[in-house]
RNA sequence: ACCCCCGUAGUGUAAUGGAGAUCACGUUGGACUUCUAAUCCAAAGAUUGCGGGUUCGAGUCCCGCCGGGGGUG
Numbered sequence: 001a002c003c004c005c006c007g008u009a010g011u012g013u014a015a016u017g018g019a020g021a022u023c024a025c026g027u028u029g030g031a032c033u034u035c036u037a038a039u040c041c042a043a044a045g046a047u048u049g050c051g052g053g054u055u056c057g058a059g060u061c062c063c064g065c066c067g068g069g070g071g072u073g
Stems, first nucleotide, its partner, number of pairs: 001072007010025003018056001027043005049065005
């Protein structure tokens, strides 16, 4: 330099172009317990890497960047 893959809550992960973006762990509050742990209930937490485009509608499709990983020379 060129080619391929990936980027989504604190971490990991799902989502056929269409409902309020899913689940687990973690966090916070409550119940239970003499206390803690475990268990149960509830809540908060995401400009879906950035900027454009297509579309009635984009996490998803297209373009350009940025970052990470792999390959070729």

Transfer RNA from Spizellomyces punctatus DAOM BR117, 73 nucleotides, folded computationally. Model confidence (mean pLDDT): 82 of 100. It matches the Rfam family "tRNA".